Predicted 3D model of a 148-nucleotide RNA (c-di-AMP riboswitch aptamer (ydaO/yuaA leader)) from Alicyclobacillus shizuokensis NBRC 103103.
RNA sequence: CGGACGGAAGGGCCGAAUCCCGCAACAUGCGGGAGCGGGGGAACCAGAUUUUCGGGGUGAAUUGGUUUUGGGCGCGCCCGCGCCCGGCCAUAGGCGGCAUCGCUGCCGAACCCGUCAGCUAACCUCGCAGGCGACUACGACGGAUUGC
Repeated sequence: CGGACGGAAGGGCCGAAUCCCGCAACAUGCGGGAGCGGGGGAACCAGAUUUUCGGGGUGAAUUGGUUUUGGGCGCGCCCGCGCCCGGCCAUAGGCGGCAUCGCUGCCGAACCCGUCAGCUAACCUCGCAGGCGACUACGACGGAUUGC
């Protein structure tokens, strides 16, 4: 000097999930306040619906197509049908790239209530987690930050 691997870390990202005080003591503890977010809950309005074809909630996470030449189950007229899981492709919708536009990169999950909930003032009640980041695309037009 160059390369590879790993770690740490600034500015940061998704999300409501942050800040402060007291007690306590090593912790992912207890209590309180502010702030943010969710649920239940009148009148009026809406709705005629619901009753296992259950219904509902948080969330962007809904809705399809294709695959029997991926796997499993069932049925039958034995190579066909149906269902479930998985794969692939799209999609309502959502997030990022300093803002906007263009352009582009991603996500399009999971969980909960338990037969029950439309909206909803007062009121009641719950949560404040978890997961990422070494890459910093680009053009136009602005602006921010940093350095000199």